[in-house]
Description: A computed fold for a 107-nucleotide RNA from Psychrobacillus sp. OK028, annotated as SAM riboswitch aptamer (S box leader). The organism belongs to Psychrobacillus, within Bacteria.
RNA sequence: UUCUUAUCCAGAGAGACGGAGGGAUUGGCCCGAAGAUGUCUCAGCAACCAGCCAAGUCGAGGUAUGGUGCUAAUUCCAGUAGACGUUUACCGUCUUGAAGAUAAGAA
Numbered sequence: 001u002u003c004u005u006a007u008c009c010a011g012a013g014a015g016a017c018g019g020a021g022g023g024a025u026u027g028g029c030c031c032g033a034a035g036a037u038g039u040c041u042c043a044g045c046a047a048c049c050a051g052c053c054a055a056g057u058c059g060a061g062g063u064a065u066g067g068u069g070c071u072a073a074u075u076c077c078a079g080u081a082g083a084c085g086u087u088u089a090c091c092g093u094c095u096u097g098a099a100g101a102u103a104a105g106a107a
Stems, first nucleotide, its partner, number of pairs: 001107008013042005021031003025079004043071003048067003051063003075099001081095005086089001
C1' cells in the first nucleotide's frame, strides 16, 4: 500500500511549545491571534486484539496488565440509489452505498 471482516447517535482535557489556518474530499455549517490545527508531557475514556478471572452443552460476562485507538460538534451535516409523510420545498423521516476512520487477520 491492497484485500477481507467488524464497529462508527455512548464516553473522556489540562499544561507546555508553536504561530496560521483547520475540521480527509465538494457544498454547507462550524473552530481559530481571548492562539485553533499540530507536537510533547501528564491525566482520562473505551474495551478491538493479547493476558488474567469466571464460565464452559449453547449463549452471554468481568478486569484494565500489555498492543493499538480515542478525548469540539453523530464520521459535524449532506453527497449515490430508493421508500414514506404533507405544510409542496433550498422540507422532513427511514433504509441503502460511496468515501473516510479505527481494530483484527491476510497478501